Source information: A computed fold for a 62-nucleotide RNA from a Candidatus Rifleibacteriota bacterium, annotated as Fluoride riboswitch aptamer (crcB RNA motif). Rfam family: Fluoride riboswitch aptamer (crcB RNA motif). The literature on the family includes a 2012 paper in Science by Baker et al., "Widespread genetic switches and toxicity resistance proteins for fluoride". Of the family's consensus pairs, 100% are formed in the model. It was read from a public genome assembly, where an Rfam model found it. Model confidence (mean pLDDT): 78 of 100.
[in-house]
């Protein structure tokens, strides 16, 4: 001052927060839904997955 492995650390996984687990990136990086006729029209979902919480929607009962 360069590569390359390993640890540890950070940062993500379509809208909040927590916990556990998984997974992807290593900052020039990962992420930034999906379908169609793609200048537009539709559709799921507060999770990458499980629980618990907030919130939003429906339907029922006091």
């Nucleotide at each position: 001052a360069u590569u390359g492995u390993u640890c540890a650390g950070g940062g993500g996984g379509a809208u909040g927060g927590a916990g556990u687990u998984c997974c992807c990136c290593u900052a020039u990086a990962g992420c930034c839904g999906c379908u169609u006729u793609u200048u537009a029209a539709g559709c799921u979902g507060a999770u990458g997955a499980c629980u618990c919480u907030u919130g939003c929607a429906a339907a029922a009962u006091g």